Predicted 3D model of a 565-nucleotide part of an RNA (large-subunit ribosomal RNA, domain I) from a Candidatus Omnitrophota bacterium. Its mean pLDDT, the model's own confidence on a scale to 100, is 83.
Context: one part of a larger RNA
RNA sequence: GGUCUAUGUAAGGAUGACUAGGUUAGAUGAGGCGAUGAAGGACGGGGUAAGCACCGAAAUAUUCCGGGUAGCCGCAAACAUGCUUUGAUCCGGAAGUGUCCGAAUGGGGCAACCCAUCACGAGUAACGUCGUGAUAUCCCCGCGAUGAAUACAUAGUUGCGGGGAAGCGAUACCAGGGGAAUUGAAACAUCUAAGUACCCUGAGGAAAAGAAAUCACAGAGAUUCCCCCAGUAGCGGCGAGCGACAAGGGAACAGCCUAAACCUCCGUCUUGCUUCCGCAAGGAAGCAGCGGUGGGGUUGCGGGACCUUGAUAUGGGAUUGUAGAGGGAAAGCAGAAGCGCCUGGAAAGGCGCGCCGUAGAGAGUGAGAGCCUCGUAAGCGAAUUCCCGAAGCACCCUAAAGGUAUCCCAAGUACUACGGGACACGGGAAAUCCUGUAGGAAUCCGGGCCGACCACGGUCCAAGGCUAAACACUACAUCUAAACCGAUAGCGUACGAGUACCGUGAGGGAAAGUUGAAAAGAACCCCGGUGAGGGGAGUGAAAUAGAACCUGAAAUCAUAGACCU
Repeated sequence: GGUCUAUGUAAGGAUGACUAGGUUAGAUGAGGCGAUGAAGGACGGGGUAAGCACCGAAAUAUUCCGGGUAGCCGCAAACAUGCUUUGAUCCGGAAGUGUCCGAAUGGGGCAACCCAUCACGAGUAACGUCGUGAUAUCCCCGCGAUGAAUACAUAGUUGCGGGGAAGCGAUACCAGGGGAAUUGAAACAUCUAAGUACCCUGAGGAAAAGAAAUCACAGAGAUUCCCCCAGUAGCGGCGAGCGACAAGGGAACAGCCUAAACCUCCGUCUUGCUUCCGCAAGGAAGCAGCGGUGGGGUUGCGGGACCUUGAUAUGGGAUUGUAGAGGGAAAGCAGAAGCGCCUGGAAAGGCGCGCCGUAGAGAGUGAGAGCCUCGUAAGCGAAUUCCCGAAGCACCCUAAAGGUAUCCCAAGUACUACGGGACACGGGAAAUCCUGUAGGAAUCCGGGCCGACCACGGUCCAAGGCUAAACACUACAUCUAAACCGAUAGCGUACGAGUACCGUGAGGGAAAGUUGAAAAGAACCCCGGUGAGGGGAGUGAAAUAGAACCUGAAAUCAUAGACCU
């Protein structure tokens, strides 16, 4: 120096066991909050009070209503002080208070600070001071004032009153406006990736779409979603790739309202005409025009107006109101049935004899409990708040036949040309849809479409609007489940975690669970620095469970021994 063995109240924290936390999925709910000041914070509030939690100068709490029952003054001990059967603590509902910042909104500002004005009030001899309220911007509506080009007027400006908006939220879902590149094409430019990522705007619990100027050639009959059609028809440097429609089967089903013609009423003479008065200037009235209210009307077997006949009932309603049977949510109530002996620190274990069961789900209790506790099954329950919600009532909508002379049936629209875009469709034989520029119709004897175009035939009625359900998502709440994890795992976080810490900043981002059944947490004695640490004693089933605390592996260290060199 090494190897081996043993011991260690050395070191270390693997392993095992456990779970307070997480993960995934499902169901139901909810899908918003905010100028009545949000989300998120700052600063405060406790007898002692640093953190978390709770609360707001009425501050660890206040008031009322309901539940509930013997203890309570949070985590969290202790001392102190109190509360409570006149019902506290606690749970649910409603209300009050709610500093300062923050959209932040009286002005300013380096967020949580500074400085105001007005009115009213408190106070002062007076001023200073204090309290309460109001005072941002923009939009819309109403009333008034003022008032250009331009005479009247209008636009504009402005005052007062009423209403609204703003900001946050899930990196989700939806619609619209913009819109890449990597990549693929084995390079690359058309193409692809992809209308994706990303940015902006807006909305809702869903959004969007939606009652045919649709498809089709038998006919069907709004939209949306799923299956299929079909990787088909097609598109495509016919490369890479892109990729339908209809039909069929399902989910869910729901249809409606305007504009116009016509009628009515009101307003309007800086529009036209007529009549009356007046010498004239001009004045009055009426009709038309224009604007508005109400009725009417809403479709493609064309419909409606208009004219004639006829009906006053029937059927329906998505909410417009009222109504509120009933149901649900937000506290809860009640809830069956076991004892003895043995082992043990402890019985729920073993043995013996019983019982309940619409309850033998589960959890806890000193080991493994249907009958000890909490629960479970089957039932019950709200003063107050909220949600769903049937009937009824009101309200709203709604009929038919005939005639056809006249009128109406959504205009810078349809359509065309050029330039683009969307359609599975890359300009193509390229229809269809959208529209930047230019041109520019028709009104039923009309117009669009049927994939260039024409004819015949068929089909539909654009240029206004609304519309539940089926379909997307889950930050959030509650419940349930798991051949999901079990502390280097599972969320980054089982613990005062988005903390400590790092970074100018955007941002990055940990480690850290376990005494024991119960603190019974070691009185007292001894060594020691009035230490650290230890030895006795005591507690306990156990202290090799002693707080650096369950188990306690290995590396490593010390001591002792053996052997090799």